Small-subunit ribosomal RNA, 5' domain from an uncultured bacterium, 470 nucleotides, folded computationally.
The coordinates come from a structure-prediction model, not an experiment, and the mean pLDDT is 88.
The RNAcentral record of the full RNA draws on ENA, Greengenes and SILVA.
Context: one part of a larger RNA
RNA sequence: AACGAACGCUGGCGGCAGGCCUAACACAUGCAAGUCGAACGCCCCGCAAGGGGAGUGGCGCACGGGUGAGUAACACGUGGGAACAUGCCCUUAGGUACGGAACAACAGUUGGAAACGACUGCUAAUACCGUAUGAUAUCGAGAGAUCAAAGAUUUAUCGCCUAAGGAUUGGCCCGCGUUAGAUUAGGUAGUUGGUGGGGUAAGAGCCUACCAAGCCUACGAUCUAUAGCUGGUCUCAGAGGAUGAUCAGCCACACUGGAACUGAGACACGGUCCAGACUCCUACGGGAGGCAGCAGUGAGGAAUAUUGGACAAUGGGCGCAAGCCUGAUCCAGCCAUGCCGCGUGAAUGAUGAAGGCCUUAGGGUUGUAAAGUUCUUUUAGUCGUGAAGAUUAUGACGGUAACGACAGAAAAAGCCCCGGCUAACUCCGUGCCAGCAGCCGCGGUAAUACGGAGGGGGCGAGCGUUGUUC
Numbered sequence: 001a002a003c004g005a006a007c008g009c010u011g012g013c014g015g016c017a018g019g020c021c022u023a024a025c026a027c028a029u030g031c032a033a034g035u036c037g038a039a040c041g042c043c044c045c046g047c048a049a050g051g052g053g054a055g056u057g058g059c060g061c062a063c064g065g066g067u068g069a070g071u072a073a074c075a076c077g078u079g080g081g082a083a084c085a086u087g088c089c090c091u092u093a094g095g096u097a098c099g100g101a102a103c104a105a106c107a108g109u110u111g112g113a114a115a116c117g118a119c120u121g122c123u124a125a126u127a128c129c130g131u132a133u134g135a136u137a138u139c140g141a142g143a144g145a146u147c148a149a150a151g152a153u154u155u156a157u158c159g160c161c162u163a164a165g166g167a168u169u170g171g172c173c174c175g176c177g178u179u180a181g182a183u184u185a186g187g188u189a190g191u192u193g194g195u196g197g198g199g200u201a202a203g204a205g206c207c208u209a210c211c212a213a214g215c216c217u218a219c220g221a222u223c224u225a226u227a228g229c230u231g232g233u234c235u236c237a238g239a240g241g242a243u244g245a246u247c248a249g250c251c252a253c254a255c256u257g258g259a260a261c262u263g264a265g266a267c268a269c270g271g272u273c274c275a276g277a278c279u280c281c282u283a284c285g286g287g288a289g290g291c292a293g294c295a296g297u298g299a300g301g302a303a304u305a306u307u308g309g310a311c312a313a314u315g316g317g318c319g320c321a322a323g324c325c326u327g328a329u330c331c332a333g334c335c336a337u338g339c340c341g342c343g344u345g346a347a348u349g350a351u352g353a354a355g356g357c358c359u360u361a362g363g364g365u366u367g368u369a370a371a372g373u374u375c376u377u378u379u380a381g382u383c384g385u386g387a388a389g390a391u392u393a394u395g396a397c398g399g400u401a402a403c404g405a406c407a408g409a410a411a412a413a414g415c416c417c418c419g420g421c422u423a424a425c426u427c428c429g430u431g432c433c434a435g436c437a438g439c440c441g442c443g444g445u446a447a448u449a450c451g452g453a454g455g456g457g458g459c460g461a462g463c464g465u466u467g468u469u470c
Base pairs, nucleotide, nucleotide: 001469002468003467005466006465007464008463009462012342013341014340015339016338017337018335019334020300025298026297027296029295030294031293034059035058036057039056040055042053043052044051045050066253067252068251076177077176078175079174080173081172084170085169089166090165091164092163093162094161095160096159097131098130099129100128106121107120108119109118110117111116137146138145139144151158152157153156179225180224181223186216187215188214191213192212193211194210195209196208197207198206228250229249230248231247232243233242234241235240255276256275257274258273259272278289279288280287281286306332308331309330310329314328315326316325317324318323345375346374347373348372355366356365357364358363379411381406382405383404384403385402389397414459415458416457417456418455419440420439421438425454426453427452428451429450435442436441
């Protein structure tokens, strides 16, 4: 000097920031991802217009938000590379033809305590399937072969399919850099390379069969311990050292372990399946759950906030739109946790009042300090007006900020220290006791070092102590 701090004493206001560093411990409750009737059939309300509901279907749920357990690694940083994918968006070219069979919903029957089902029958579609057509696509030396689609309505558009290009985003590879330990010296059999085959969007022992026997290592392999990385942050004259809260980029994880499905994209926080631990419901047959989302609870801890408001703005999802959703976000609440600003009055006032303390008893000091006199009203208070943020409509914040008026010095100062380092001294009490202490050291009867008082010094809505870093 610094801090995501804590503790003690104290505490007026505002602005801006920050706020579980510990148990990646367990979680009651609510909310955090929906939307589309301009894809589709049906049901309900209604005279109608229209509205509502579950279901099929589309897009989204891979974003946004959280945490740092794991990871010493191409994880990250930086600079390169070639063998790739890319929904939505943009550009270009072409197409959008003819048919078919179902399954939900629904109706009936029925099982179960529940979760959830079962059977029979009916039905639509931008759901599903077949045929046709098809190149600048794919395969092939060539001939040739192969692959698609979906419609809707307000009649002007929005869609759908194929191909090419772009943009964006992502996957992969490599050079270099990236903690400690040798009281860790050898490690490695898909291991290192080749050939054939497989696999992926894509290169590759990525996988597999066979062949060869390699490969890494004192320039530290392997093992062990610790750790998310970076831009940055703190300190410092610098070089360095320490660190990785908030904000931003990347990575990893989502009760623990494993696996795939769907999809442009996941091996998926609020999806599925299996196993495990734990918790809950049960009619004992069987079921349900996952806050490291926002609040909140218990526990742990020296220690860290409200079960708040709004989608008004910014952004995201869906939708032609109106709009709906959004604990992202914007705001408000709590906390001197930090930084910054302001205030707790100003001027005048000497009989240097009273009181306190000291005293050589003369006086000195507290001290212009108070009282008194004359003023002012920041902030807080009361009343009124009242924004910008939003373009013309829409403002949670908010009757907030700001402005005007009114009253009255009124409501607002503490904490630590005074032996030296180190700014600041006397008296009383105590008597190696009680105690102080960062170091040196004080205290055993005149203690500027303990305790109290008066006085003084420092900082000031804070001041000290403790912890940690330089």